[in-house]
Context: one part of a larger RNA
Formats: sequence, C1' cells, structure tokens
RNA sequence: GACGAACGCUGGCGGCGUGCCUAAUACAUGCAAGUCGAGCGGACUUGAUGGAGUGCUUGCACUCCUGAGAGUUAGCGGCGGACGGGUGAGUAACACGUAGGUAACCUGCCCAUAAGACCGGGAUAACAUUCGGAAACGAAUGCUAAUACCGGAUACGCAAGUCUCUCGCAUGAGAGAGUUGGGAAAGGCGGAGCAAUCUGUCACUUAUGGAUGGACCUGCGGUGCAUUAGCUAGUUGGUGAGGUAACGGCUCACCAAGGCGACGAUGCAUAGCCGACCUGAGAGGGUGAUCGGCCACACUGGGACUGAGACACGGCCCAGACUCCUACGGGAGGCAGCAGUAGGGAAUCUUCCGCAAUGGACGAAAGUCUGACGGAGCAGCGCCGCGUGAGUGAUGAAGGUUUUCGGAUCGUAAAGCUCUGUUGCCAGGGAAGAACGCUUGUGAGAGUAACUGCUCACAAGGUGACGGUACCUGAGAAGAAAGCCCCGGCUAACUACGUGCCAGCAGCCGCGGUAAUACGUAGGGGGCAAGCGUUGUCC
Repeated sequence: GACGAACGCUGGCGGCGUGCCUAAUACAUGCAAGUCGAGCGGACUUGAUGGAGUGCUUGCACUCCUGAGAGUUAGCGGCGGACGGGUGAGUAACACGUAGGUAACCUGCCCAUAAGACCGGGAUAACAUUCGGAAACGAAUGCUAAUACCGGAUACGCAAGUCUCUCGCAUGAGAGAGUUGGGAAAGGCGGAGCAAUCUGUCACUUAUGGAUGGACCUGCGGUGCAUUAGCUAGUUGGUGAGGUAACGGCUCACCAAGGCGACGAUGCAUAGCCGACCUGAGAGGGUGAUCGGCCACACUGGGACUGAGACACGGCCCAGACUCCUACGGGAGGCAGCAGUAGGGAAUCUUCCGCAAUGGACGAAAGUCUGACGGAGCAGCGCCGCGUGAGUGAUGAAGGUUUUCGGAUCGUAAAGCUCUGUUGCCAGGGAAGAACGCUUGUGAGAGUAACUGCUCACAAGGUGACGGUACCUGAGAAGAAAGCCCCGGCUAACUACGUGCCAGCAGCCGCGGUAAUACGUAGGGGGCAAGCGUUGUCC
C1' cells in the first nucleotide's frame, strides 16, 4: 500500500460499487419456461340472424329450435425447455491460454440463389362406456381430426458405385457422362371472381453457398514432493472389421513386441484455467471475489431416449443414501435459480416492486411468459463527494489545569454582534429515461389483370416499476450532525496526581522496586476524521 474482510469504540447525508471466502450441508413456503385457437378434433361460455309456438295493451313480451360471430382451453400437433441463471465439488488434463491446422467432420432458427409443393392410405389421443386403485395412476372396448404418421410419383449430380477429362508426388480435388437410391403440408389466414381460377402473406420440401455454433488434431506455456524410480497388456504399432457427423485402440479379431522415463515417467498431495486484480522503480512475487471468455458439475453413482444441438439444474430409466405421504398393496421429492429457513462459522442482505426499458422463448399480430434484467430495501463493507457554519469579537470573562503564587495555559476559544443557508426537516412545482412495436390517417415503392395484403416515410394518439424519485423554488432556525487512536526512542506530540517489580503496558528496544514524559486518571498536545484503531492475509 491492498482486502469479498472480521472485532472494539463512535456514527450526519448523498452517489457508485460490493455483500456465505466456512457445510458441493439439509431444506418449510412462494415464484424462477413457456407459448401458438391464423396446425387439429372436441368441450364449455356468450350469442347476431332466421323459424315455430303462446299471451295479449297488433307490435311487444315470453318459451322452444336454429346457430353467423366472439371468447376460453384439458388433449393431439409445432417451436422452445441444450439459451438465460447458479456453483467450483471434481479436474495437473489439449481442461485452459496462445499459435497454427482438418486432403477426416456436423450445424435448427437466419441470409442469398435455384427449383418444387402431385396422387393416395391407415391409425390414435381427447371423447363415450365399463373396470381396477387409498392415492399416484392405469386397463379394455368403441368413435374421430390434423402442418401428426405411412405408401407411391416427380426433380436439381443430392448420396453410393462405374467411366472419361483436368490439376496434384499422393490417399484426393474439380468438371462431365450414365446406374441405383432418396423429399414435400396446393397447409393456415386473407383478397378478387358466379365459377374455373388468379393473387397477398406466413409456414413447408430439395439442392448449393454463406453466417453462426460446435467437433477434432499439433507445437508451446503455467505446481509441490525423488523421504514417489521405474511405469504400461488395449498397453505401442500394423492389417481387417465395427462404430461415429468425422479421424483415431474409440471398440473388436488376428499379427508384431513395442511405447513412456533423471529434459523427472509413474505415484501421492494440492488446484477450476485465463483476461485481469494487488504490490513493486523494475525484474519479479502474490491472488483468480465482483465484470468478461472457456471448462466442469446439478442429492451420490450409472445409463440411454428425444432432438439440429444433451447423455439434459427446475426431462426419463436403474441403483444408493436421506426426507415425506400411505388404506402397508404402493407412491412422491431433489434451491450449487430468486428470496427465505436450520446448521456450521469471526463473518456476508428483502420470503420486496415491475416487465416501463434492454434482452430472450413462442406467436402473423395484439400479446403471454421471463426472480434474466430494470429498480427499490438492508449493511460505513469499500471508493468518492458534502456537511457539522462564516466574519467580527480582550473586561484576555467565568471555570478547569498548573504555579516559583508574580503568573502561565485552555483562548478569539466562548459569550455578544453581523451574516450565510450546503445537508437534514417543512411547503410548492416537477422531469429525462419513450424509442420502436401498436392504433388511426396520409403519401410513396415493389408486386398483381385488379383489389386485399406487404415494405418504407410522415403526422396524430397511446405506453414509467423506479416515483411525486432526481432536480428546481421558498420559508424558518445555530437551532439537528465528532469521534477515535496516540504523546520514552523508532515516531509528530508533556505536565500534575495516584500507584510503588504491585496493578499494569508492550510491534522491537524495553517501562514499573516512592518524585514513572513508558502503568491509571486529569489538564494540555499530536495525528486522522464519519470514521479511528486492533487482528488476519499478500506484496
């Protein structure tokens, strides 16, 4: 000097940050991932219109049927739950950082280009009926739909073989020919039209390229112990096969006997890595909180499924420990998400507000969801800023302390007088953050046979959790706001009394045994200041 600090005394305000370093211990409660009805069949609510009947004040009331349209959503279906958020247990490793490479690879949504979207089919959930179970949940039979599922056709060299040409040392790359194989939802919502059909938009399919994200390989780098010296059988290499998106002992069969090691293998211990942060003149040393990148993990261990992507924190299955429910047959659960609880500890916060902004998921959109995020709350935990007044004021007041009793000192300090009005308190006014999306209107553009719709521009309207907050103005009043440590030397700052090797102090040297500037108190002084000291750790 620094700190994610703690402890003691003290404590006015604001801004910006930071806040379980220990038990990757166990968790009550609430919330943290949904969305789409413009994919689909139902169900429910409401109900324009039309029809029938009844009543009578003959155009109204009531009842029944119809059911356009609007709304809701348990189920099927699509997309997203692989992002975002947390933690640092494990890991000494191509985990990370850095430099390069893949002639061995994948990539949903997105962008560009080209082409397409034809003909058919069978189910199933919801639902209904019946049955089982305490529950969780399940069984049988029957019905039905789709942008769910299946079959066929068609196509661009798209995939796998074959041939030709060009390039290359080469396993190969590019171009061409031709064999076999392979896809789709004319779906939804609109608009025009009598219709056929045309058209807008969002989805869909195929192919190529891009972008993004991942996968893999190689060199180098960063740790303690040699009181760890030998280690290794899928081990090292080859051939073949399997497997993977892909290379590879990744796995397997056979063959060979290799491979690593004092330039430290192997073992044990410790540890997430980095950008960075702290310190230092630098070289170095230390650290890896917050913020950002990468990795790993999700009660413990194992496994796969789905999917473009996981071997998946708030998915599934098995085993284990633990907790809970039970009708004892069987079930349910996983805060290292945000709050919060218990425990541990020297020690670390609210079971708050809002989706207004930014971002994300879904949706054509309105919008819904979002403990991400934006905010508020608590804590001097840190940094920064401000204040606790300014000027004047000598009878040097009173009082305290001291004294050689003359005085000295606290001390312009106070009082008094004149001002100011930060901050707090009170009153009044009062934002920016809001831009888009959206609604309405106008205009233009491309497209269409035309319209609707689409895109762009302009104008108006509307949208704020924070919050009546920041900020501004005014009033009144010195009234509401100073402590802590030290004073022997190092080290700035001295006297008196008490104590008497006692009580005590102390970072080191050392003080204290009767005049202690070193203990305790007082007065005075020094330092820092809403803090000041102590302890711990690092340089």
Molecule: small-subunit ribosomal RNA, 5' domain
Organism: uncultured bacterium